A computed fold for a 1531-nucleotide RNA from a Phycisphaerae bacterium, annotated as small-subunit ribosomal RNA. Rfam family: Bacterial small subunit ribosomal RNA. Lineage of the source: Bacteria > Pseudomonadati > Planctomycetota > Phycisphaerae. Its mean pLDDT, the model's own confidence on a scale to 100, is 81. The RNAcentral record of the sequence draws on ENA.

């Protein structure tokens, strides 16, 4: 100087957010334990399981100075041993935790109700006898253990007598205390009780001796006291369970006795009827308790291994002897179960002492060594005993330390990634220098030791010497084990587990491919896995280092500190009201609480702080500190309690007054409605989406009259009222209850709440008797429907009603427990009151009490709530604690039953759940568009026919596209080519093609041609080449390069994966939509902005506006069209002039028109009226070729569909390489019982056919279009003028129109199929091309259910042309023009979008999710005929040993253990069958919930059905959507 420095989250529910709320993880900890490693020491530690069983060894002996003997050495003296008798000890140390929930234990008292060997001190004695007895000594009986007879023996053994008080008992005047019995002093009296010697010395006395004496020690006996140990009481604490609620008979108490060291029912007689309990008895489960451990910031929680203290136990139960102390761990005695020995009679034993055996477990050492040390018994002692101790061994079981090397040094290899460049591993090696812990080997010492002690000196004591005893010095002797320091050698001998998606530090690679296999939670794994396995890197600890198992912490997830209950789990259906908890105001009074001082106790050891000792440290050692709580004993009096008095505000009484479906009987009223009767009347009614079933000519429905019966009470009626809730409604009477106002008159806290408790408690239901007109579970029909045990319709029984009696439940709800206070307001209704205005009545203002609505602060996860709180606080009392199992089984109690009330667990899961956000969806709304329907018009679906695609077929029919968005699609053109290893066959291998190495290369490399051959190829060949450079020129003389050959690297795939991908593309949709940044709201996910009101084709634009803005996108710019300027005028054109011709711009001219292609104008709602908000914007008009985007095209936003497409291309992984590559000949893509799709052509008369020079637009043309001619019916063929084209040609446009035939017919319609015969095309038209003539002449008379295009120059119709291409299967496809309608001016429905909204259990997003039977497997569990085992008890028999009492003795009895019988309780456990639960990719029937989920859902009853579930009654919004009422809010 000090001893209170102390507190972290994260993962996982959801598309995404807050919350609630469970499960994981991260930290410490262990008497541990597996797995893989393992160098050295220290200091601790180690049967947690079967208190279940043990071989064997040791674990209490000791004293010859208590006793007699007996042995062994000696010649003896003497020395040592030794059974036995005696004395002490054996009650302690040392082991375990079975049993005990209180006869324990902690702590704090108390014994005035007790005891004490052995130790300390104080006083007093210790005298005189005597009988045994073991041992021994002679025998019996036994296998043995042992027993027994008879003789003799000794003591500190035992016994008698004497002394005796301060001892015990009695009597006890008197005095003091104390806590009721009562203790304490004390003076007197009476009775009763004691003993033992040993040893060593010895002068004087005595004795023959022994020895008496004497004196020391040590030992006896009494007494008083002390210490230190014990024994008994008392009070406060001390799991968990009420699914144990009552329990006791020695039981509570009491007189009296016994008994005890001592109080007591501790035992007994008697006599009373007590005693304990919701503050938890009593019964059950489970435990030994503490000091402390261990985590926690703490408050707690969990634990009581080692170590210390108290209990209890010693193989199981009883007992009781000795003893100072036991009902005794190595002591007796009985039973009883094991076990062992036996000669079968009968005996032994008890490791829960050290060690140690099997056994049992996941799992726990050595049959070590000494008493040297510390302690203990015994002894005068010397010593002896001592598995207590003290050390050592074993085991990384824990802490601690040390070490396994240090300091230079290379871009080594090696390995492992790669962007192929290089990175890492890594200063790590190697190499060089160095040091020398530990191990190892030498080798000298120290301490753990203190004591005993031969002699030796002192001293006091004592009548003296000695001795002895204290004291000093000191020869000599005592270590089981460990331990140091010093040389020596030499980097030698010494590093391993584990993770490496996230949480969580630490990543790449190969393999595998939902497999193998990880996983603490989430969750990885289906071909590119930082998550399995392996490698290489890292990372993190380290002689360790993961897993596991169990405890705290985090987890405020039982909440004292420190939590909640409208909807997440949670307020009792409702009062009443008992204990119990809480309580207004003054003043006195006490001090129980409570504050402060103090006194004593909280054992040590532990933790804490300070100092020391082991070289540090763990470990130890001294001092300190602290330590709840009890306890003593003195204040204080504020509060809260008690006692006493007071008050009036809390509560309640009393008088006037007031509202009302409050309650309960009893009478009664009109309206519907069924029924009976009777009239009138004549076919039908009724009933539904439609329908039937049902009623009616026997007369119904519909009407009128009369009676009769029940049950209900319209209008008034109101988020009006009124009760505690359930609940309560026509009118009148009686009887009754409570509120609210006003007086301000009494009493004087009488007052909240309220566990059990009692009382009411809708509907359904139950019982008994009534009573039943409608309704209306069950039931019968009739329908719907795939079925309909249902919804819908036609009848219907209980039931609905009453009386009486019982059930006790509801979504019994405001899902808000009662009762006080306090905190901003406005508005309204109901019921009082009061004051203004002269009065009244309106109306104003102001109060109290009851019902709603908005809202401020707050508060809440939010949605909400907000004076009637879900605010802010107080007092009871109820209830939660993850989802299932389950409000379920057991057990209990209540019911006539139905059931109700109380209420679990295995065993499952990782999430269930609330509020809110975005979507998406709805058989939810609302507005809005679209040929989306409606008005038309004209097809398809049926015919043949072409094409496409499915099927089947085939060697092979190649591959792809599959609702829309696949099917005249890819393919703008399959006889060979194409064509894809499709299919057969036949052939090549660096290859058909690309680059790059190496080596050869001139008659080289190519090829006319000829031979085989189906071809490809294969042979054999006239004839025959290129560039550059060597200075130039020539020359094939060199040298390079190209071609060409050989080889090597590689090429090649129309193989797969479109779910690896780029690109490219469909679709939703030319739909009007997506989104940002800034600012704002919200915890937040989000949201505003983008909503509103208008408006538009349009998020087009205005206008409001917590938003301003801006962006992709719509619009616009682009093309083309329509109008017109201007410019240009040939191949275009031809007014005007002029030529010609049978006729034409033919031909000169000419650019005026037409046209042609380039610049331009032009349309913007620009004007006008009108609606509209003075907007945007719409109608309507005017000019104008155009008029409201003027038509038509291109232009496709964020995304969505794991759409399409590796077969157009490009590509990444994979395979494949004498094939899956290439080359070649056939074939096949064209196959045909049949199914769809899009076309074509018809079916006729608005048509057909024949004749006949009306009118276009756009495109094409050289390996071509080709004209005129001439031949051919034609198709076409010869020929080839012109044209690379506003010049030539295709090339006559058809429908129309004109004139003529047909006359309704399977036809002069319609053409499919066949037959014959030709033409083109091409190397080839069998498969399998197209075309023209001539002949055939089918189906087919306008198309079923269904379905498609189209809103104007469009639908319909008519020709015409271009790509592909030799040629064509061209009716497709993609263009041109020509004729040229028709409806609609609306948004109910269908289908699709869009944009608010509103419900969602969806979010893979309704093709969503999602419920119960059956079936199948696995798992745990409830009941069950029985079967089985424990476990307290009780009655009843039996009655061991001991004790007690009676007996002279034998014996006899009373208690009672252990047993046994016997009913019945409670816990297991097991079980045929049986009931329900959980759980488990892809079973089976429906489809109940979620959206209005297609009948709203749900709660309570009840009854029916395969099954979710239907129906009836009564409730509840936790129901959508319409309208009305009402009410608020804002103008």
């Nucleotide at each position: 100087u000090a001893a209170u420095u102390g507190a972290a989250g994260a993962g996982u529910u959801u598309g995404a957010u807050c919350c609630u709320g469970g499960c994981u993880c991260a930290c410490a900890g262990u008497g541990a334990a597996c797995g893989c490693u393992g160098g050295c020491g220290g200091c601790g530690u180690g049967g947690c399981u079967a208190a279940g069983g043990c071989a064997u060894g040791c674990a209490a002996g000791u004293c010859g100075c208590a006793c007699g003997g007996g042995g062994u050495a000696g010649c003896a003296a003497u020395a040592c041993c030794c059974a036995g008798u005696g004395g002490c000890g054996c009650a302690a140390g040392g082991g375990u935790g079975a049993g005990u929930a209180a006869u324990g234990g902690a702590u704090a008292g108390c014994u005035a109700a007790c005891g004490u060997a052995c130790c300390u001190u104080g006083a007093a004695c210790a005298c005189a006898g005597g009988c045994a007895u073991a041992g021994c000594c002679a025998g019996u009986c036994g296998a043995a253990a042992g027993a027994u007879u008879g003789g003799g023996u000794a003591a500190u053994u035992c016994c008698u007598g004497a002394u005796g008080a301060u001892g015990u008992u009695a009597u006890g005047a008197c005095g003091g205390g104390g806590c009721a019995u009562c203790c304490c002093g004390a003076a007197a009296u009476a009775a009763c009780c004691a003993a033992a010697g040993a040893u060593g010395a010895g002068g004087a006395c005595c004795g023959c001796a022994a020895g008496g004496c004497u004196u020391a020690u040590c030992g006896g006996u009494u007494u008083a006291a002390g210490a230190g140990c014990g024994g008994g009481c008392u009070a406060u604490c001390u799991u968990c369970u009420a699914u144990c609620a009552g329990c006791u008979a020695g039981u509570u108490g009491g007189u009296g006795a016994g008994g005890u060291a001592a109080c007591g029912g501790c035992u007994c007689a008697c006599c009373a009827a007590g005693g304990c309990u919701a503050u938890g008895a009593c019964g059950g489960a489970u435990a030994g308790c503490u000091g402390g451990u261990c985590u926690g910031a703490g408050a707690g929680g969990a634990c009581g291994a080692c170590c210390a203290g108290c209990c209890a136990c010693a193989u199981u139960g009883g007992c009781a002897c000795u003893g100072a102390g036991a009902c005794a761990c190595u002591g007796g005695c009985c039973a009883g179960a094991c076990u062992c020995c036996u000669a079968c009679g009968g005996g032994g034993g008890g490791c829960u002492g050290c060690a140690g055996c099997a056994a049992c477990g996941a799992a726990u050492c050595u049959u070590c060594c000494g008493c040297a040390a510390u302690g203990g018994g015994c002894g005068c002692a010397a010593g002896c005993c001592u598995g207590a101790c003290g050390g050592a061994g074993c085991g990384a079981c824990g802490c601690c330390g040390c070490g396994u090397g240090u300091g230079g040094g290379u871009u080594a290899a090696g390995u492992u990634c790669u962007u192929c460049g290089g990175a890492a591993u890594g200063u790590a090696a190697a190499c060089c220098a160095c040091u020398g812990u530990u191990a190892g080997g030498g080798u000298u010492a120290u301490g753990a030791a203190a004591g005993c002690g031969a002699u030796g000196g002192a001293g006091g004591a004592u009548a003296c010497u000695a001795u002895a005893c204290u004291c000093c010095a000191a020869a000599g002797u005592u270590g089981a084990u460990c331990u140091a320091g010093c040389c020596c050698a030499g980097a030698g001998a010494a590093a391993g587990g584990g993770a490496c998606g996230g949480c969580u530090a630490a990543c790449u690679c190969u393999g595998u491919g939902c497999c193998a296999g990880c996983a603490g939670c989430c969750g990885c794994g289906g071909u590119a896995a930082u998550a399995c396995a392996g490698a290489g890197g890292u990372c993190c600890c380290a002689a360790g280092c993961g897993u596991u198992a169990c405890u705290g912490a985090g987890a405020u997830u039982c909440a004292c500190u420190g939590g909640g209950u409208u909807u997440a789990a949670a307020g009792g259906g409702u009062g009443c009201g008992u204990a119990g908890g809480u309580g207004g105001u003054g003043c006195g009074u006490u001090a129980a609480g409570u504050c402060a001082g103090u006194u004593g106790u909280g054992a040590a050891a532990u933790c804490c702080c300070c100092g020391g000792g082991c070289u540090c440290a763990a470990c130890c050692c001294g001092g300190g500190a602290a330590u709840a709580g009890c306890u003593u004993c003195u204040g204080a009096u504020a509060c809260u309690g008690g006692c006493g008095u007071g008050c009036u505000u809390g509560a309640g009484g009393c008088c006037g007054g007031u509202a009302u479906a409050g309650g309960u009987u009893a009478c009664u009223g009109g309206a519907a409605c069924g029924g009976a009767c009777g009239g009138u009347g004549g076919a039908g009614c009724g009933g539904u989406g439609a329908a039937a079933u049902g009623c009616g000519u026997a007369g119904a429905u519909a009407u009128c009259g009369u009676c009769u019966g029940g049950a209900a009470c319209g209008c008034c009626a109101g988020u009006g009222g009124u009760g505690a809730a359930g609940a309560c409604g026509g009118g009148u009477a009686a009887c009754u209850a409570g509120g609210c106002c006003g007086g301000u008159u009494c009493u004087g806290a009488c007052a909240c709440u309220g566990a059990g408790g009692c009382a009411c408690g809708a509907a359904a239901g139950c019982g008994u008797g009534g009573g039943g007109a409608g309704c209306g579970a069950a039931c019968g029909g009739g329908a719907u429907u795939a079925g309909a045990u249902a919804c819908c319709c036609c009848g219907g029984u209980a039931g609905u009603c009453c009386a009486c009696g019982c059930c006790c439940u509801a979504a019994a709800c405001g899902a808000u427990g009662c009762a006080g206070a306090c905190u901003a307001g406005a508005u309204u209704g109901c019921a009082g009151c009061g004051g203004g205005u002269c009065u009244g009545a309106c109306c104003c203002c102001g109060u109290u009490g009851c019902g709603g609505u908005c809202g401020u602060a707050g508060a809440g996860a939010a949605a909400u709530u907000g004076a009637g709180a879900a605010g802010u606080c107080u007092g009871c009392c109820a209830c939660c604690u993850g989802g299932g199992a389950a409000g379920u089984a057991c057990g209990g109690u209540c019911g006539c039953a139905a059931g109700g009330c109380u209420a679990a667990a295995a065993c499952u899961c990782a999430a269930a759940g609330g509020a809110a956000u975005u979507g998406a969806c709805g058989g939810g709304g609302g507005c809005u568009c679209a040929c989306a329907c409606a008005a038309g018009c004209g097809g398809u679906g049926g015919a043949g026919c072409a094409u496409g695609u499915g099927g089947c077929u085939u060697a092979a029919u190649u591959c792809g596209a599959a609702g829309c968005a696949a099917c005249g699609c890819g393919a703008a053109g399959a006889a060979c080519c194409u064509u894809a290893u499709c299919c057969u066959g036949g052939g090549c291998u660096u290859g058909a093609c690309a680059u790059g190495c190496u080596g050869g290369a001139a008659g080289u490399a190519g090829a006319a041609c000829a031979u085989a051959g189906a071809a490809a190829u294969a042979u054999g060949g006239a004839c025959g080449a290129u560039c550059g450079g060597u200075a130039u020129c020539c020359a094939a003389u060199c040298c390079g390069g190209a071609a060409c050959c050989a080889g090597c690297a590689c090429a090649g795939g129309u193989g797969c994966u479109g779910c690896a991908u780029g690109g490219c593309u469909g679709u939703c949709g030319u739909c009007a939509g997506c989104u940002c940044g800034u600012g704002c709201u919200g915890u937040g996910a989000a949201g505003u902005g983008u909503c509103g009101g208008g408006u538009u084709a349009a998020g087009u634009c205005c206008c409001a506006u917590a938003a301003c803005g801006a962006g992709c996108g719509a619009a616009a710019c682009c093309c083309u069209u329509a109008u017109c300027u201007u410019u240009a005028g040939u191949u275009g054109c031809u007014a005007a002039c002029a030529g010609g011709u049978a006729a034409u711009g033919c031909u000169g001219a000419g650019c005026a028109c037409u046209c042609u292609a380039a610049c331009g104008a032009g349309a913007c709602u620009g004007c006008c009226g009108g609606u509209g908000u003075u907007a945007a914007a719409c109608c309507g008009g005017a000019g104008g070729a155009a008029g409201g985007c003027g038509g038509g095209g291109a232009u496709g936003a964020c995304g969505u569909c794991a759409a399409g497409u590796c077969c157009u291309c490009a590509u990444g992984g994979c395979c494949u390489u004498u094939a899956u590559g290439c080359c070649c000949a056939g074939g096949g893509c064209u196959g045909c019982a049949c199914a769809c799709g899009u076309g074509c052509u018809a079916c006729a008369a608005u048509g057909c056919c024949g004749u006949u020079g009306a009118c276009a637009a756009a495109c094409c043309g050289a390996a071509g279009c080709a004209a005129g001619a001439c031949c051919g019916u034609a198709a076409g063929g010869u020929g080839g003028a012109g044209c690379a084209a506003a010049u030539c040609g295709g090339a006559u446009a058809a429908a129309a129109a004109a004139c003529g035939g047909c006359c309704c017919a399977g036809u002069u319609c319609a053409g499919a199929u066949u037959g014959a015969g030709g033409g083109c095309u091409g190397c080839a038209a069998c498969u399998c091309g197209c075309c023209c003539u001539c002949a055939u002449g089918a189906a087919g008379u306008u198309g079923g259910a269904a379905u498609c295009g189209c809103u104007a120059g469009u639908a319909a119709u008519c020709g015409c042309g271009g790509a592909u291409c030799a040629g064509c299967u061209a009716u497709g496809c993609c263009g041109c023009g020509g004729u040229g309608a028709a409806u609609g001016u609306g948004u109910u429905c269908c289908u699709g979008a869009g944009c608010c909204u509103u419900g969602u259990a969806c979010a893979c997003a309704c093709c969503g999710c999602c419920c119960g039977u059956c079936a199948a497997g696995u798992c745990a569990u409830g009941g069950a005929a029985g079967c089985u085992g424990g476990u307290a008890a009780u009655g009843c028999c039996u009655g061991a040993a001991a004790c007690g009492c009676c007996u002279u003795u034998c014996g006899g009895u009373g208690c009672u253990a252990c047993g046994g019988c016997a009913g019945g309780a409670c816990c297991g456990g097991u079980g045929a069958c049986u009931g329900g639960g959980a759980c488990u990719a892809a079973g089976u029937c429906g489809u109940a919930a979620c959206a209005a989920g297609g009948u709203a859902g749900c709660c309570g009853u009840a009854g029916g059905g395969g099954a979710a579930c239907c129906u009836g009654c009564g409730g509840c919004u936790g129901g959508a959507u319409c309208a009305c009422c009402u009410c608020c809010u804002u103008u």